[in-house]
RNA sequence: ACUUGAAAAAGCUUAACCCGGAGCAAUCCGGCGACGGAAAACUAAAGGGUCUCUAAGAGAUAGCCAGGUGCCAUG
Repeated sequence: ACUUGAAAAAGCUUAACCCGGAGCAAUCCGGCGACGGAAAACUAAAGGGUCUCUAAGAGAUAGCCAGGUGCCAUG
């Protein structure tokens, strides 16, 4: 440097449901809880898809595909 990997170790993160709050909404924040995850960390002005609305346009989604970056281990 490349490949492979939730198999090990050390860790990390947390879906749905429910509670409280924000928003017209998609959805987001906090708490609970763990379906899961080798990038489920970042990026919505790399690109595509999907969703919402007051549909000119504005907004949301990265745990949809993806882009660049990174830890550990095997080869």